The RNA shown here (SAM riboswitch aptamer (S box leader)) has 119 nucleotides and comes from Hymenobacter sp. BRD67. It was read from a public genome assembly, where an Rfam model found it. Taxonomically the source falls in Hymenobacter (Bacteria, Pseudomonadati, Cytophagales, Hymenobacteraceae).
RNA sequence: CCCUUAUCAAGAAAGGCGGAGGGACAGGCCCGACGAUGCCUUAGCAACCAGUAGCGAUACGAAGGUGCUAAUUCCUGUUCCGAAACCCGGCCCCGGCCGGUUUCGGAAGCAGAUAAGUU
Numbered sequence: 001c002c003c004u005u006a007u008c009a010a011g012a013a014a015g016g017c018g019g020a021g022g023g024a025c026a027g028g029c030c031c032g033a034c035g036a037u038g039c040c041u042u043a044g045c046a047a048c049c050a051g052u053a054g055c056g057a058u059a060c061g062a063a064g065g066u067g068c069u070a071a072u073u074c075c076u077g078u079u080c081c082g083a084a085a086c087c088c089g090g091c092c093c094c095g096g097c098c099g100g101u102u103u104c105g106g107a108a109g110c111a112g113a114u115a116a117g118u119u
Stems, first nucleotide, its partner, number of pairs: 003117006013042005021031003025077004043069003048065002051060003073111001078108008088099004
């Protein structure tokens, strides 16, 4: 790095270094000289692997390997379903129907992150 599986609405911060962009990509919206992002130290959260008990489901603990500690993966991105609105178009029995657009809600999916396995 490729692939597979699982999870992603909860949780958890201080100090030091450093000095400009950062939040994966695009759009939005945020964070940032009252010093962000990043690195280091300490602390903490969680419980994927490992550990312990159990046939197992599962439970326990956190001194092991990872991970994480702004915002739901910050929101949206593609498709489908439902509801509403009205700017547009078509049909027409002139009041509606259909298509499209926008907004809201839901489902699946894409992308991404992490873990375990695998090439």